[in-house]
């Protein structure tokens, strides 16, 4: 000097002049002072909560979401720290994944054959001989993936059949840790893999501020059909039953009135949405420089009930840390 990882942090300042929304106060109905007026993601609407309505009786089955440890936290599939596993990146580093296995299913093609193996080879036995029985899975070959590896011994040939050593798998015991786990030491020939079903914990009533509340005005539920008015139409209780609540109306045609208003609603609080626009200077970058300065430029993006999160966009500046290239 470039370029990138990781953590923090800021997201411009002030000065006139006009405009804008919202409080207060004056104020003789025109208006004036004064104060404030958008973010770290306000975006996404993904997860939980406040609030608010309806419900609340449960049972059964079914569906979805989460699953390792510990901490924090009202709760999140939520955040710190870490563990163990495959993985990206030359690297500093980043993310992904995590309950249980006794038991069914699958794993396409290709192969003899994917866990109920025999194609070529190997041994044995009969036969002139083609070939037939019978035995093996060590070598070959197909595959992602072929029933632990390496050597010995053994056998007709061969194999964890048998041995040592590795690995792996589980049991027991030692050390370090709150823990998930790690390491060490013993034992056991225990020795396919992935996936889905399946089984065990936990969570999950609906609808959302356009949720709801009040108030006012208007007028016709006129009319027709169809169920019901007894425990019954019809609703509600997550998807379904059962079971229980409530219940005189309800569902369809046609038709007739309304779209107001105040609340919810705030140290921005709008209701089709204001929070700007000009000039200047400073700040911050960036390039030149005669070192005095000059010029450009300034990211990503708009509150609309609200609170804790997670994911996306994006400029500068500080710390630390990798990697390259140059000089001394």
């Nucleotide at each position: 000097c470039g370029a990138g990882u990781a953590g923090g942090u800021c997201a411009g300042u002030c000065u006139a002049u006009c405009g804008c929304g919202u409080u207060a106060c004056a104020u003789u109905u025109a208006u004036g002072u004064a104060a404030u007026g958008a973010g770290g993601a306000a975006a996404g609407u993904c997860c939980g909560g406040a609030c608010a309505g309806c419900a609340c009786a449960g049972g059964g089955c079914a569906u979805u979401g989460c699953g390792c440890u510990u901490c924090u936290g009202a709760a999140a599939u939520a955040g710190g720290a870490g563990a163990a596993g495959a993985c990206u990146g030359c690297g500093a580093a980043g993310g992904c994944u995590u309950g249980g296995c006794a038991g069914c299913g699958g794993a396409g093609a290709a192969g003899a054959g994917a866990a109920c193996g025999a194609c070529u080879u190997c041994c044995u036995u009969g036969g002139c001989g083609a070939c037939a029985a019978g035995g093996u899975a060590a070598a070959g070959g197909u595959g992602a993936g072929a029933a632990g590896g390496u050597g010995g011994a053994g056998u007709a040939a061969g194999a964890g059949c048998c041995c040592a050593c590795c690995g792996g798998u589980g049991g027991c015991g030692g050390u370090g840790g709150c823990g998930a786990c790690a390491u060490c030491g013993u034992c056991a020939g225990c020795c396919g893999u992935c996936c889905g079903c399946c089984c065990c914990g936990c969570a999950a009533g609906c609808u959302g501020c356009a949720a709801g509340u009040u108030c006012a005005u208007g007028u016709a539920u006129a009319u027709c059909g169809g169920c019901g008015u007894u425990u019954u139409a019809g609703g509600g209780u997550u998807g379904c039953c059962c079971g229980c609540c409530c219940g005189a109306g309800c569902c369809g045609a046609g038709g007739g009135g309304u779209a107001g208003a105040a609340u919810g609603c705030a140290c921005a609080g709008a209701u089709a949405a204001a929070u700007g626009a000009u000039a200047g200077a400073c700040a911050g970058c960036a390039u030149c420089u005669u070192c005095g300065g000059a010029u450009g430029c300034c990211a990503c993006a708009g509150a609309a009930u609200u609170c804790g999160g997670c994911u996306u966009a994006c400029g500068g500046c500080c710390u630390a840390c990798u990697c390259g290239a140059u000089u001394u």